[in-house]
């Protein structure tokens, strides 16, 4: 420099292959109510996110292009 991979709630991670009940799921974590004699566990519920910017589409996490970052791999190393 090339190729390839990855980036999603406070953390973890699955959804991207094939667009649409995703206003995104689970687990964790928090707040509220139950329960309890009280804590703890359980049970209800609410809280919270797609790395940035751009096209394509009626619709974009998903498909396309550009940066960012990070990771493995090749070259280059005069």
């Nucleotide at each position: 420099g090339c190729u390839u991979c990855g980036a999603u709630a406070g953390u973890g991670u699955a959804g991207c292959u094939c667009g649409g009940u995703c206003a995104a799921g689970c687990a964790u974590g928090u707040g509220a109510g139950g329960c309890u004699c009280u804590c703890a566990c359980c049970c209800u519920u609410g809280c919270g996110a797609c790395g940035c910017g751009g096209g394509u589409u009626c619709g974009a996490a998903u498909c396309c292009c550009g940066c960012u970052c990070g990771a493995a791999g090749c070259a280059c190393c005069a």